[in-house]
Molecule: Glycine riboswitch aptamer
RNA sequence: AUGACGAGUAUGGGAGAGACCUGGUUUCAGGCGCCGAAGGAGCAAAUAAAUAAACUCUCAGGCAAAAGGACCAUAUUCUGAUG
Numbered sequence: 001a002u003g004a005c006g007a008g009u010a011u012g013g014g015a016g017a018g019a020c021c022u023g024g025u026u027u028c029a030g031g032c033g034c035c036g037a038a039g040g041a042g043c044a045a046a047u048a049a050a051u052a053a054a055c056u057c058u059c060a061g062g063c064a065a066a067a068g069g070a071c072c073a074u075a076u077u078c079u080g081a082u083g
Base pairs, nucleotide, nucleotide: 001082006078007077008076009075010074011073012072013071018032020031021030022029023028033063034062035061039059040057041056042055046051
């Protein structure tokens, strides 16, 4: 400084799948089914090794609303590539 990449904060948007069954009776135990977008794990080619995702798995999580929510947009702060 018409401030790269990255990070934080605030606001807005933000999907899927059971208000399932039994016992108990107010959130605990068991059973069957399902989802992919916190987190976690796995993989082709390339490579000496390490090594990816919105793909795969479903450990964890979730399946009325609320909450949470990858990610996206805007504002702002930090950093300071570059000139």